[in-house]
Context: one part of a larger RNA
Molecule: small-subunit ribosomal RNA, 3' major domain
Organism: uncultured rumen bacterium
RNA sequence: UGACGGGGACCCGCACAAGCGGUGGAGCAUGUGGUUUAAUUCGAAGCAACGCGAAGAACCUUACCAGGUCUUGAGAUCCAGAUGAAUGACGGGUAAUGCCGUCAGCUCUUCGGAGCAUCUGAGACAGGUGGUGCAUGGUUGUCGUCAGCUCGUGUCGUGAGAUGUUGGGUCAAGUCCCGCAACGAGCGCAACCCUUGCCAUUAGUAGCCAGCAGUUCGGCUGGGCACUCUAAUGGGACUGCCGGGGAUAACCCGGAGGAAGGUGGGGAUGACGUCAAAUCAUCAUGCCCCUUAGGACCUGGGCUACACACGUGCUACAAUGGCGGUCACAAAGAGAAGCGAAUGCGUGAGCAAGAGCGAACCUCAAAAAGGCCGUCCCAGUUCGGACUGUAGUCUGCAACCCGACUACACGAAGCUGGAAUCGCUAGUAAUCGCGAAUCAGAAUGUCGCGGUGAAUACGUUCCCGGGUCUUGUACA
Repeated sequence: UGACGGGGACCCGCACAAGCGGUGGAGCAUGUGGUUUAAUUCGAAGCAACGCGAAGAACCUUACCAGGUCUUGAGAUCCAGAUGAAUGACGGGUAAUGCCGUCAGCUCUUCGGAGCAUCUGAGACAGGUGGUGCAUGGUUGUCGUCAGCUCGUGUCGUGAGAUGUUGGGUCAAGUCCCGCAACGAGCGCAACCCUUGCCAUUAGUAGCCAGCAGUUCGGCUGGGCACUCUAAUGGGACUGCCGGGGAUAACCCGGAGGAAGGUGGGGAUGACGUCAAAUCAUCAUGCCCCUUAGGACCUGGGCUACACACGUGCUACAAUGGCGGUCACAAAGAGAAGCGAAUGCGUGAGCAAGAGCGAACCUCAAAAAGGCCGUCCCAGUUCGGACUGUAGUCUGCAACCCGACUACACGAAGCUGGAAUCGCUAGUAAUCGCGAAUCAGAAUGUCGCGGUGAAUACGUUCCCGGGUCUUGUACA
């Protein structure tokens, strides 16, 4: 100087407390451990691994296993020879690739050849998701959006170092004010950026009967941009104004005006560093290793196993509910090898059909919770839907291992969950549906979108984490 303390003082955070809803019990989904297996590929490991890499394993993916094959190789550069393109078609054989065979088939030319490609051969080489993240780059997590981390000159100290950065106030903040052997500065904080909330201007193939006319009644048509909206520019909030407190400061409290008030809400943004943290399997890369195999191709299997244990979720246990009928109200997105309407068929998944739309125009598209009417009457039930049987639909070369969905039948556990434990402070929690990426198909996951919409916070003694000052130390 740090680090640590079941030392002290001060301060902060959904850290506790006050509340609301969960997990832990059940069934299922998913990840992991373990076990099993020919293989169940590999990585991730307290917080910060475990719906994580994987934004999507039937083949492919795929790295694993079994079997069958290749050896200058699947693809790259170079050399020699042969051939004529490239490529396509057919036959034999196979589980399939590989393999064997047949046919068609080049361009330019100064006629020397050149270009391009295929095959064969030789070797230089290729190739490796093989090892080492404790050799590395790059990227990422975490403390933590915590308020800290440093430097120059000066001064003090023999020196390590100190001072500045401590102190008095204040703040979300090393934020600002005052003081001070310090004076300044840098990286952080804040602001500049995006979005949302208000207004104006500009602009009208979405919106408006607002005012007029027509109307098959639909902004449908004429007509018009006033409004809504869209999307570009600008304005607006600065403790600017008033009162009180404070040291006359910084700042704090209250008020006015205002769409918004003291950082308005949300996001992006992550200092010096810590954990030899994670990743050699995104990629790159040193060294080591394999080279008729640890490289490459194909078929089938596996990654989907199952006595069990854990994490994360979904659905429930019902009446603030289930079921039937009927009537409403969103936002944000996606669409051409695509979204797919009307109409018809089917109980339904869906099929036929193919309009329109590269989309403020058409389509996906029905929002759901909700309102109203009816029914059920507290029951393992008209709750709950696992499991199973049968019949189907769709995608795809192919749904046996191993897809999703539909109809009928079957109807299990489950009556609110021990110890323990998690999230959340406002348009939040809770609850309700909608969309997208990936994707042929395959979400209860992920990422977004809106609808309905709470309760509580006395307070900082205690638990956890962090910051500043100080103190002790047998630690560095």